[in-house]
RNA sequence: GGCCGUGUAGCUCAACUGGAUAGAGUACUUGACUACGAAUCAAGCGGUUGAAGGUUCGAAUCCUUCCUCGGUCA
Numbered sequence: 001g002g003c004c005g006u007g008u009a010g011c012u013c014a015a016c017u018g019g020a021u022a023g024a025g026u027a028c029u030u031g032a033c034u035a036c037g038a039a040u041c042a043a044g045c046g047g048u049u050g051a052a053g054g055u056u057c058g059a060a061u062c063c064u065u066c067c068u069c070g071g072u073c074a
Base pairs, nucleotide, nucleotide: 001073002072003071004070005069007067010026011025012024013023019057028044029043030042031041032040050066051065052064053063054062
């Protein structure tokens, strides 16, 4: 350098053929429980879906370019 794949919450991952408010677990915070903790239970918090454009009534999803990481070929 060519080709293929990957990128979504602090972390690990979902999200159907493009469809309505992007969810779950964990972590964190608060409360209940307890003599105090842990565990458990309840609630809450947390996202420019890697970046910028494009298509569309509508984009995490499709197209283009760039970037990160991984694989492969030379």
Molecule: transfer RNA
Organism: Bacteroidota bacterium